The RNA shown here (c-di-GMP-I riboswitch aptamer) has 88 nucleotides and comes from a Bacillota bacterium.
Lineage of the source: Bacteria > Bacillati > Bacillota.
RNA sequence: UUGACUCAAGGGCAAAUUUUAUGAAAAUAAAAGACGCAAAGCCACGGGCCUAACACAUGGAAUUUGUCACGGCAGCCGGGCUACCAAG
Numbered sequence: 001u002u003g004a005c006u007c008a009a010g011g012g013c014a015a016a017u018u019u020u021a022u023g024a025a026a027a028u029a030a031a032a033g034a035c036g037c038a039a040a041g042c043c044a045c046g047g048g049c050c051u052a053a054c055a056c057a058u059g060g061a062a063u064u065u066g067u068c069a070c071g072g073c074a075g076c077c078g079g080g081c082u083a084c085c086a087a088g
Base pairs, nucleotide, nucleotide: 001087002086003085012037013036017032018031019030020029021028022027035075041081042080043079045078046077047076048073049072050071055067056066057065
């Protein structure tokens, strides 16, 4: 530097779903479970997506309606950092 036309070894992670816990929710953590993954390891920096508690607005009022991330997603894309094995 590359992981291809691609083999090998040790392996690693774990979607949906179920249970429990936390949370307003999105979601997260743990256990079970494997759809997939060569960075499906880490970082919300850019874009994107999800949620909308608080706040603000709305409303005669409501358990109303709307806006909003300071909440999330790294298994959406890009970017940054780090790394096993193999080949050169």
Description
Its Rfam family is "c-di-GMP-I riboswitch aptamer". From the family's description: GEMM was predicted in a large-scale screen for bacterial structured RNA regulatory elements. The model forms 95% of the base pairs in the Rfam consensus.